[in-house]
RNA sequence: UCUUAUCAAGAGCGGUAGAGGGACAGGCCCAUUGAAACCGCGGCAACCUUUAGGACUUUCCUAAAACGGUGCUAAUUCCUGCAAAGCCAUGCUUUGGAAGAUGAGA
Numbered sequence: 001u002c003u004u005a006u007c008a009a010g011a012g013c014g015g016u017a018g019a020g021g022g023a024c025a026g027g028c029c030c031a032u033u034g035a036a037a038c039c040g041c042g043g044c045a046a047c048c049u050u051u052a053g054g055a056c057u058u059u060c061c062u063a064a065a066a067c068g069g070u071g072c073u074a075a076u077u078c079c080u081g082c083a084a085a086g087c088c089a090u091g092c093u094u095u096g097g098a099a100g101a102u103g104a105g106a
Base pairs, nucleotide, nucleotide: 001106002105003104004103005102006101007100012041013040014039015038016037020030021029022028024081025080026079027078042073043072044071047069048068049065050064051063052062053061054060055059077099082096083095084094085093086092087091
């Protein structure tokens, strides 16, 4: 970089450190009652994985498990970014995209 699946649920304390952080832009938030980062110990979940059953064809569905590989542990991916539709409405709602994140494969 490409393909594909998911993104409304879930889950935090301590230590070091010391001003930023929530991808980007706008907004709105979080933060000296301690941000980022790193470390320790927990936890969540079930993508990879394992087992059982089914479909009936080599993939898919259901259920269970969680030692291992990742991931995650403020706010729907915090909201919106583009397009369409609806609504007497200069905005709101819904749907689909875009972008992003994570897994698996190349």